c-di-AMP riboswitch aptamer (ydaO/yuaA leader) from a soil metagenome, 147 nucleotides, folded computationally.
Rfam family: c-di-AMP riboswitch aptamer (ydaO/yuaA leader). On this family, see Barrick et al., Proc Natl Acad Sci U S A 2004: "New RNA motifs suggest an expanded scope for riboswitches in bacterial genetic control". Rfam's curators write: This family represents a conserved RNA structure found upstream of the ydaO and yuaA genes in Bacillus subtilis and related genes in other bacteria. The ydaO/yuaA element is thought to act as a genetic 'off' switch for the ydaO and yuaA genes in its native state.
Of the family's consensus pairs, 96% are formed in the model.
Model confidence (mean pLDDT): 76 of 100.
The sequence is in RNAcentral, with records from MGnify.
[in-house]
RNA sequence: CGCCGAGUCCCUGGCGCAUCCAGGGAGCCGGGGACCCACCGUUCCCCGGGGUGAAUCGGCGUGCCGUCCGGCGCGAAAAGGUCGGCACCCGUAGGGCUCCUCCGGCCCGAACCCGUCAGCUAACCCGGUAGGCGGCCAAGGAGAGGA
Numbered sequence: 001c002g003c004c005g006a007g008u009c010c011c012u013g014g015c016g017c018a019u020c021c022a023g024g025g026a027g028c029c030g031g032g033g034a035c036c037c038a039c040c041g042u043u044c045c046c047c048g049g050g051g052u053g054a055a056u057c058g059g060c061g062u063g064c065c066g067u068c069c070g071g072c073g074c075g076a077a078a079a080g081g082u083c084g085g086c087a088c089c090c091g092u093a094g095g096g097c098u099c100c101u102c103c104g105g106c107c108c109g110a111a112c113c114c115g116u117c118a119g120c121u122a123a124c125c126c127g128g129u130a131g132g133c134g135g136c137c138a139a140g141g142a143g144a145g146g147a
Base pairs, nucleotide, nucleotide: 001134002133003132004131008026009025010024011023012022013021014020027129028128029127030126031125032124037119048117049114050113051112052111057091058090059089061088062087063086064085065084066083068081069080094108095107096106097105098104100143101142102141103140
């Protein structure tokens, strides 16, 4: 300097502008929360539900751990299977980069919180303002636009 992201800017103090800590303000982001609106036929069974975020939903297989069934059989070693978690592997809803669009290419596809409770939602209330990445050339092709 650039990029993802709401996650930036300013003031005061610690303290001497430290990128740190505390308080305040602006901006930005998110949650809770009426009327109206939306949802709302009956019975049985199973399953709690919700939020931040792009980060959901699947597929074998292997390894480890746990659970249950089964098996082994009591100085003997133990066929197989169910379910769940973690790690590895392959995809995927979705998101990002390539100034804009399309094609093509590349990357991500995590984690956490509330605690049985939340549709929308004016007033009102509460919270956040972190973290991370980057010169191995796809820096490609076409179009649009601007000077």